[in-house]
């Protein structure tokens, strides 16, 4: 230079063009408890990298970009 992947709450990660974007851990409240950092219930937290395009509708799909990673040369 080329080709793949990928980029979604604080971190991990899903999520076939349609409903309130889910889940795990972690933070915050509550319960339980001798005490809890274990267990249960709960609550907040994502302009879905960025800028267009198709659509009636885009996290998804199409074209251009940042930006990680891999993989040839």
């Nucleotide at each position: 230079g080329u080709c793949c992947g990928g980029g979604u709450g604080g971190u991990g990660u899903a999520g076939c063009g349609g409903u309130u974007a889910a889940c795990a851990c972690a933070u915050c409240g509550g319960c339980c408890u001798g005490u809890g950092g274990a267990g249960c219930c709960g609550a907040a937290g994502a302009u879905c990298c960025c800028g267009g395009g198709u659509u009636c509708g885009a996290a998804u799909c199409c074209c251009g970009g940042c930006c990680c990673g891999g993989a040839c040369c």
A computed fold for a 73-nucleotide RNA from a Thermofilales archaeon, annotated as transfer RNA. Its Rfam family is "tRNA". Gene Ontology term of the family: triplet codon-amino acid adaptor activity. Taxonomically the source falls in Thermofilales (Archaea, Thermoproteati, Thermoproteota, Thermoprotei).